Context: one part of a larger RNA
RNA sequence: CUGGGUGUAAAGGGAGCGUAGACGGAUAGGCAAGUCUGGAGUGAAAACCCAGGGCUCAACCCUGGGACUGCUUUGGAAACUGCAGAUCUGGAGUGCCGGAGAGGUAAGCGGAAUUCCUAGUGUAGCGGUGAAAUGCGUAGAUAUUAGGAGGAACACCAGUGGCGAAGGCGGCUUACUGGACGGUGACUGACGUUGAGGCUCGAAAGCGUGGGGAGCAAACAGGAUUAGAUACCCUGGUAGUCCACGCCGUAAACGAUGACUAAAAGGUGUCGGUGUGCAAAACACAUCGGGUCCGCCAGCAAACGCAAUAAGUAGUCCACCCCGGGGGGUACGUUCGCCAAGAAAGAAACUC
Numbered sequence: 001c002u003g004g005g006u007g008u009a010a011a012g013g014g015a016g017c018g019u020a021g022a023c024g025g026a027u028a029g030g031c032a033a034g035u036c037u038g039g040a041g042u043g044a045a046a047a048c049c050c051a052g053g054g055c056u057c058a059a060c061c062c063u064g065g066g067a068c069u070g071c072u073u074u075g076g077a078a079a080c081u082g083c084a085g086a087u088c089u090g091g092a093g094u095g096c097c098g099g100a101g102a103g104g105u106a107a108g109c110g111g112a113a114u115u116c117c118u119a120g121u122g123u124a125g126c127g128g129u130g131a132a133a134u135g136c137g138u139a140g141a142u143a144u145u146a147g148g149a150g151g152a153a154c155a156c157c158a159g160u161g162g163c164g165a166a167g168g169c170g171g172c173u174u175a176c177u178g179g180a181c182g183g184u185g186a187c188u189g190a191c192g193u194u195g196a197g198g199c200u201c202g203a204a205a206g207c208g209u210g211g212g213g214a215g216c217a218a219a220c221a222g223g224a225u226u227a228g229a230u231a232c233c234c235u236g237g238u239a240g241u242c243c244a245c246g247c248c249g250u251a252a253a254c255g256a257u258g259a260c261u262a263a264a265a266g267g268u269g270u271c272g273g274u275g276u277g278c279a280a281a282a283c284a285c286a287u288c289g290g291g292u293c294c295g296c297c298a299g300c301a302a303a304c305g306c307a308a309u310a311a312g313u314a315g316u317c318c319a320c321c322c323c324g325g326g327g328g329g330u331a332c333g334u335u336c337g338c339c340a341a342g343a344a345a346g347a348a349a350c351u352c
Stems, first nucleotide, its partner, number of pairs: 003322001005320002007304002012318001014201004021194003025088003030083002033081002035077008048066007091191001092188003095184004103177007110154001115149007125136002162169002206247006215241002220236004258317005266294002270290008299306002324352003334344003
């Protein structure tokens, strides 16, 4: 490089935006770079292939033809690709009218509960476990009533419900703001798809500076258990968890399934619209968009299974893999990390 693959065997980048590039809708003309075709020149000889001939044959040698798939030049063709211009509306986008939603950011507000503080009532236990003990309590605990402080999370609603590109998002209100969907068919007129590099976002933990700290809780301490128990259980408890700003850039970041497009049996229930029937609601039918399940429909698959939300049938583009397991996501060098933790990229010897 060809070829074959990537749900689970090795293999889809965590996600998006987008540069170069690659690929790209319909119509009728034009040009002729690619493409096709005719002519001319060249493509040395030898070698090669075919035919014939000469050494008794053969090797070898000679003659003729072919080939030399190429290049240059010139005449022509115009289906496809390309180029420049013209036109179009189906792709894409805009406008207008609607309703849905834990989409995002900021500010404010609320109640339940835990803890703590103060005061009242009240007395000897509370707590905890398999059983206990450490612990708390006559300096009055636990329980209960009233008041106060503070932080964090938002029961029920709640749903194989919704929204978001992914990570993710759930009390209420307000402000600002992104996207999707339906209807309409007014506007633009291919403006599209993908996307190496690049840029941005990116759970938790962790890091820096400054706050905050109720509950929980790595580390740590004690009590148990046990042969031991650096654990599981219990009592405490610091970082952290929370906020602001900055860094990190990783996860079983999973649907272990890249993005977009087209066409291809069904059934079921659900979320958001619209239309028709109906006075309206309910309901029925039709239709668009999302998400769920079933399915020997066909097809695919090693099987498991997938099956209009494909892992089926095709097309375009990107990524990664192929030569096994270990060594090893290690070493060396490099880049990134304001700092660190580390991240990215990534071998070989040796061994089975």